[in-house]
């Protein structure tokens, strides 16, 4: 000079699942009484922050069978976390910025 793989960043895109029940606060209000917000509790749900399991495959012991390590995920669990909006969202295009791998 080219500018991969990989890291930050910044806009944007971005599913799924009860505005669920009770009960208490308190806020409007004349009274009653409710929506919306906190708090406990119940039950019914979702996976795409995290988090946990896990394949081959490799290693290590051992004559073998075996044991134990390492080992991915949008699988699988649902601990946390979510189930109007908003917030958060794996993942993705696109910009910048570092870096400098092949040539």
């Nucleotide at each position: 000079a080219u500018g991969a793989u990989g890291g930050c960043a910044g806009c944007g895109g971005g599913a799924g699942a009860g505005a669920u029940c009770g009960c208490c606060u308190g806020u409007a209000u004349a009274u009653g009484u409710a929506a919306g917000a906190g708090g406990c509790g119940g039950c019914g749900c979702c996976g795409a922050a995290g988090g946990a399991g896990u394949a081959a495959a490799c290693c290590u012991g051992g004559c073998a069978g075996c044991a134990g390590g390492u080992g991915a995920a949008u699988c699988u669990c649902u601990c946390a976390g979510g189930c109007a909006a908003a917030a958060g969202g794996a993942c993705c295009u696109c910009u910048g910025c570092c870096g400098g791998a092949c040539g």